[in-house]
RNA sequence: AGAGUCGCCCGAACCAUCGCGGUGUAGCAAUACAUCGAGGAAAGUCCGGACUCCGCAGAGCGCAGUGGUGGGUAACGCCCACCCCGGGAAACCGGCGGGAAAGUGCCACAGAGAAUAGACCGCCUGUUAGCAAUAACAGGUAAGGGUGAAACGGUGGUGUAAGAGACCACCAGUGCAAGAAGUAAUUCUUGUAGCUAGGUAAACCCCACUGGGAGCAAGGUCACGCAGAUAACGUUUGAGAGCUGCUCGCUCGAGUUAUCGGGUAGACCGCAUGACGGCGUCAGCAAUGGCGCUGCUAGAGGGAUGAUGGUUCACGACAGAAUCCGGCUUAUAGGGCGACUCUUCUU
Numbered sequence: 001a002g003a004g005u006c007g008c009c010c011g012a013a014c015c016a017u018c019g020c021g022g023u024g025u026a027g028c029a030a031u032a033c034a035u036c037g038a039g040g041a042a043a044g045u046c047c048g049g050a051c052u053c054c055g056c057a058g059a060g061c062g063c064a065g066u067g068g069u070g071g072g073u074a075a076c077g078c079c080c081a082c083c084c085c086g087g088g089a090a091a092c093c094g095g096c097g098g099g100a101a102a103g104u105g106c107c108a109c110a111g112a113g114a115a116u117a118g119a120c121c122g123c124c125u126g127u128u129a130g131c132a133a134u135a136a137c138a139g140g141u142a143a144g145g146g147u148g149a150a151a152c153g154g155u156g157g158u159g160u161a162a163g164a165g166a167c168c169a170c171c172a173g174u175g176c177a178a179g180a181a182g183u184a185a186u187u188c189u190u191g192u193a194g195c196u197a198g199g200u201a202a203a204c205c206c207c208a209c210u211g212g213g214a215g216c217a218a219g220g221u222c223a224c225g226c227a228g229a230u231a232a233c234g235u236u237u238g239a240g241a242g243c244u245g246c247u248c249g250c251u252c253g254a255g256u257u258a259u260c261g262g263g264u265a266g267a268c269c270g271c272a273u274g275a276c277g278g279c280g281u282c283a284g285c286a287a288u289g290g291c292g293c294u295g296c297u298a299g300a301g302g303g304a305u306g307a308u309g310g311u312u313c314a315c316g317a318c319a320g321a322a323u324c325c326g327g328c329u330u331a332u333a334g335g336g337c338g339a340c341u342c343u344u345c346u347u
Base pairs, nucleotide, nucleotide: 001343002342003341004340005339006338007337008336009335010334012312013311014310015309016308017307018306020037021036022035023034024033025032026031039318043329044328046327047326048325049324050323051215052214053213054212058248059247060246061245063211064210065209066208067207068082069081070080071079072078083097084095085094086093087092098206099205103204104203105200106199107198120145121144122141123140124139125138126137127136128135129134153171154170155169156168157167158166172196173195174193175192176191177190178189179188180187181186219269220268221267222266228260229259230258231257232256233255240252241251242250276295277294278293279292280291281290282289283288
C1' cells in the first nucleotide's frame, strides 16, 4: 500500500420568535416563570417475563415447545465459552447438533440391483454342434467395466478353474476392554474382534426436559340511573359453578338458566423510581455479577414536538411511544473508531 474478516458508536446540532403537552412554584382566576418532551430499531407481535384477575389447591392423558456440554440471566427458543461436523489459504463463517440395531415410510430417472440388494457387459468349468471362429444349455463368480447423488470398506499379496475378507499385512470405520487429559460434551494412546449391517427424523415416530388460563379494552374507585314479568330446574335426595381440552379428584354453593322488557356509557386511578441509566473499581477467558459515587431523562387520552429565520455540515436514509421490561428478526442515505488474517514493498 492492497485484498479480506469481525466488533462498536453516531445517525442531525446550536441560537432567536411564536405555538403544543407534562411537572413544579406564585396567583382567587386569567396567567407568569422555570424545567423536561419519540427510536436504533419506537417496526414485526416471533419468544420470555413483571403486573392484574380467574375463591384455594392437585393427578393423569392429550396438546405445544426445546434438543451437544458447561456457565449467565427474573426467565427464554436469548447471550457467553468450549466440543463435534461442514466451508475457507487464514482471520473467520455456518449448524432445527439426542436416537436409524424399537417400528413404519421415502430415496425420482437411469440401472441387473437402492436394504431379506444384485447379474446388463463380462470371467471360469463342463456338455452338445462345428475344420475353426463361434453358438446353445448347465453350473460357478461379483475382483474388472457400465448406470447413478449414492452400489455392501481401501491398497497390496496369498489362494483359486476363475474369483471373493475366503485368508494375510497395513490403513480407515465400528464394537468391547484398559489407561491418560478435561466439570462435561469430547479427544488421545494401547490391546482385541474379519465385525464392515447406505442415506433420510426442519419424514411419522422413540427418548429427555419444560409448560394453568386470559390479558392494561387486565383490573379498581366514585358519581348518575332503572322495572320488572313469565317458565323450567333446584335449596344438602345439591340446580349450577371453579379448571386451555378430556378424565379423575377436591372445593364452593342458594339460587341458576331461558325468553320478553327497562335504565346507564360520566369522572378518576392503574400511568412511570425501574429485574432503570451514567462513571469508577473488584471478580471472571467472556456473558455477567458485587461494591462505591451520581442522575430522574415523554406519559398523550379523537391522542403532545409545529412554523419562520440564521449558523454548522452528515445535503438527511429507515422511520412516531400508548402498561412496562429482557431478547430475537426485519428496514436503513451517510459518517466515525478499533482489532485481526493474508500478499507486496521499504527500513
A computed fold for a 347-nucleotide RNA, annotated as Bacterial RNase P class A. It matches the Rfam family "Bacterial RNase P class A". The family's RNA type in Rfam is ribozyme. Rfam links the family to the GO terms tRNA processing, ribonuclease P activity and dimeric ribonuclease P complex.